[in-house]
RNA sequence: GGAGUCGGCCAGGCAAUCGCUGCAGCAAUGCAGAGGAAAGUCCGGGCUCCUUCGGACAGGGCGCCAGGUAACGCCUGGGGGGCGUGAGCCCAUGGAAAGUGCCACAGAAAAUAUACCGCCGGCCUCGGCCGGUAAGGGUGAAAAGGUGCGGUAAGAGCGCACCGCGCGACUGGUAACAGCUCGCGGCACGGUAAACCCCGCCCGGAGCAAGACCAAAUAGGGGAGUAAGGGCUUUUUGCCCACCGUCGGUUCCGAACGGGCUCCCGGGUAGGUUGCUAGAGGCAGCUGGUGACAGCUGUCCCAGAUGAAUGGUUGUCAAUGACAGAACCCGGCUUAUUGCCGGCUCCGGUU
RNA sequence: GGGCGAUUAGCUCAGCGGUAGAGCGCUGCACUCACAUUGCAGAGGUCACUGGUUCGAAACCAGUAUCGCCCACCA
Numbered sequence: 001g002g003a004g005u006c007g008g009c010c011a012g013g014c015a016a017u018c019g020c021u022g023c024a025g026c027a028a029u030g031c032a033g034a035g036g037a038a039a040g041u042c043c044g045g046g047c048u049c050c051u052u053c054g055g056a057c058a059g060g061g062c063g064c065c066a067g068g069u070a071a072c073g074c075c076u077g078g079g080g081g082g083c084g085u086g087a088g089c090c091c092a093u094g095g096a097a098a099g100u101g102c103c104a105c106a107g108a109a110a111a112u113a114u115a116c117c118g119c120c121g122g123c124c125u126c127g128g129c130c131g132g133u134a135a136g137g138g139u140g141a142a143a144a145g146g147u148g149c150g151g152u153a154a155g156a157g158c159g160c161a162c163c164g165c166g167c168g169a170c171u172g173g174u175a176a177c178a179g180c181u182c183g184c185g186g187c188a189c190g191g192u193a194a195a196c197c198c199c200g201c202c203c204g205g206a207g208c209a210a211g212a213c214c215a216a217a218u219a220g221g222g223g224a225g226u227a228a229g230g231g232c233u234u235u236u237u238g239c240c241c242a243c244c245g246u247c248g249g250u251u252c253c254g255a256a257c258g259g260g261c262u263c264c265c266g267g268g269u270a271g272g273u274u275g276c277u278a279g280a281g282g283c284a285g286c287u288g289g290u291g292a293c294a295g296c297u298g299u300c301c302c303a304g305a306u307g308a309a310u311g312g313u314u315g316u317c318a319a320u321g322a323c324a325g326a327a328c329c330c331g332g333c334u335u336a337u338u339g340c341c342g343g344c345u346c347c348g349g350u351u
Numbered sequence: 352g353g354g355c356g357a358u359u360a361g362c363u364c365a366g367c368g369g370u371a372g373a374g375c376g377c378u379g380c381a382c383u384c385a386c387a388u389u390g391c392a393g394a395g396g397u398c399a400c401u402g403g404u405u406c407g408a409a410a411c412c413a414g415u416a417u418c419g420c421c422c423a424c425c426a
Stems, first nucleotide, its partner, number of pairs: 001347009012317007020033005035323001039334002042332005047207004053254004057249001059203005064078005079093001080091004094198002099196002101192003116137002118133007145163006164187001165185005170179003211274004221265006229241004243259004267425003281300008352422007361375004369406001377393005399415005
């Protein structure tokens, strides 16, 4: 100098002037006023309502191990596998010797193995038949362990050595798992579970247009579907049985509650208050932990709009660009994106 | 703001992981004096885009883009 990789920071400050929203104040005026993603709505939680309480069967989600957390599909640390010369990065990463399905075309054969060419043996009518074999060729994404020696008619875990594989033991580790350790087994039989499935764990639904209150107005109207049954009691009432409804699952059982509920058409109003922002909050220090994070102490208050505010112009500073605008609130993930800084790796050059 | 759904030929839609199809439309030929109808033949596709799983993806799984639908209160 080039190429690459990982991490971090900022998202203008100050002054003048013209405005906007909220709060305080009688007023003058003062104070505060978008983001790292406010986004996508992909996960998880708080909060509110649904009487939503239990069980079975469905349905959905997640999936190496340990930890963190309110919770998670997130994060941290570790194991295993893959890519890269490397720094590093990626992995929906349980189970295919529980079962079922699928593997097009090609190929002999796509999974209870089998035999097109070849090799070897036998027979004969001399280019065919029968048998053996799976070393070699060929097909395919994938062909039933690999290398060598022995062996054989030719061959083959057929036998042996080493490597690989499986099982068991031992050692290390909380565990996933690892081992250059020991023994046994000739190998106990492809791939696919983001195919059904099995195993383990988790899950009720709807969403602030949830929900609560006040005010105004109208025809508190019409239609369809479904249950309103029986017994006791002189009656009202009450009780019992049955029926129906209540979990967004066309299922079943129980508990509890209710006696109507559901859908369509039509009518009216489109005003206000609340929910609404002090919170799993921010910042600093100390302690524990490899870390995610947790605990303690101190300190701070930091948008709350509802046709919806946070902007325009000028000056100055070394320099403010890109993506983009809160709408109940948090923790994540993903996507969009400017400028700057630092660590590390590889290559080349010079000293 | 919140909740759902769709994307395959010019249009409307099918499509069990294994060569992308149908109807209408378009083009050419035949039939006719001519047109229509009819018959025969043909063209036309980044399966919205980008990754992943798989030997193999329009389909299965993520992300992105575009388009569409629904919702308030009172009785």